The RNA shown here (Guanidine-I riboswitch aptamer) has 103 nucleotides and comes from Ahrensia sp.
It matches the Rfam family "Guanidine-I riboswitch aptamer". Rfam describes the family as follows. This family represents a conserved RNA structure found upstream of the ykkC and yxkD genes in Bacillus subtilis and related genes in other bacteria. The function of this family is unclear although it has been suggested that it may function to switch on efflux pumps and detoxification systems in response to harmful environmental molecules.
Model confidence (mean pLDDT): 83 of 100.
The model forms 100% of the base pairs in the Rfam consensus.
Lineage of the source: Bacteria > Alphaproteobacteria > Hyphomicrobiales > Ahrensiaceae > Ahrensia.

[in-house]
RNA sequence: UGCAGAGGCGCCUAGGGUUCCGGUUCCGCGAGGGAUGUCUGGUCCGAGAGGUGCAAGCCGCCGGAAAACGGCGGUGACACGGCGGGGCAAAAUCCCGGGAGAC
Numbered sequence: 001u002g003c004a005g006a007g008g009c010g011c012c013u014a015g016g017g018u019u020c021c022g023g024u025u026c027c028g029c030g031a032g033g034g035a036u037g038u039c040u041g042g043u044c045c046g047a048g049a050g051g052u053g054c055a056a057g058c059c060g061c062c063g064g065a066a067a068a069c070g071g072c073g074g075u076g077a078c079a080c081g082g083c084g085g086g087g088c089a090a091a092a093u094c095c096c097g098g099g100a101g102a103c
Base pairs, nucleotide, nucleotide: 008054009053010052011051012050015045016044020042021041022039023036024035025034026033027032057075058074059073060072061071062070063069078098080101084096085095086094
C1' cells in the first nucleotide's frame, strides 16, 4: 500500500416518544368530544460500540473405507465517534452508521 473478513437472530434493559389504553383538565343532560407526554404508567419502538441466550463460522478429537454427514469439546475477539437526514402516530443510543471524523 492492496485484498478479504470482523457477520445473524431471540429475550431483556438503558433510552424513546404519544397511534391505542389509562391519567389530568375543559365542554356536554348523556353518549361523547377538545387539550395535555414538562402525565408516574400499560400497549408500542428500542442499542455495532449494553446484558443474556442460541446459532453460523473456525480449530481439535472421535465415528465412518472415504466424502457428505454425525457426536463431543474449545472458540465465537476488540471497539472513541459527530453534524445532518430517514421511517413508523411520533421520538430515540432505531436506520443511514464498525459511516464522516479522531487515535